[in-house]
RNA sequence: GCAUCCGUAGCUGAGCCCGGUACAGCAGCGCCUUUACACGGCGAAGUUCGCAGGUUCAAAUCCUGCCGGAUGCA
Numbered sequence: 001g002c003a004u005c006c007g008u009a010g011c012u013g014a015g016c017c018c019g020g021u022a023c024a025g026c027a028g029c030g031c032c033u034u035u036a037c038a039c040g041g042c043g044a045a046g047u048u049c050g051c052a053g054g055u056u057c058a059a060a061u062c063c064u065g066c067c068g069g070a071u072g073c074a
Base pairs, nucleotide, nucleotide: 001073002072003071004070005069006068007067010026011025012024013023020057029043030042031041032040050066051065052064053063054062
C1' cells in the first nucleotide's frame, strides 16, 4: 500500500443484510427484605449508535470520505 471484518449505555453483546419507538444482561443508584452484610425481589435512570457529509417524510441500518482496532496479502 491492497482486501475483508469490527466500532451501539461504565462493561459484554443483540438490533444493521431487508430504513419506521434504540434493546438485553452485568455494573452503578433508590426502595423492600436483614440487627447488619450477602443473596433475593421491585423500581427509576443512563446511549449525539467511532467522526463528518449525502439520500430519504424518516438513518444504528443505505451511500461517500475519514479515524481507530483485528486478520490476511504484498
Molecule: transfer RNA
Organism: Nitrososphaera sp.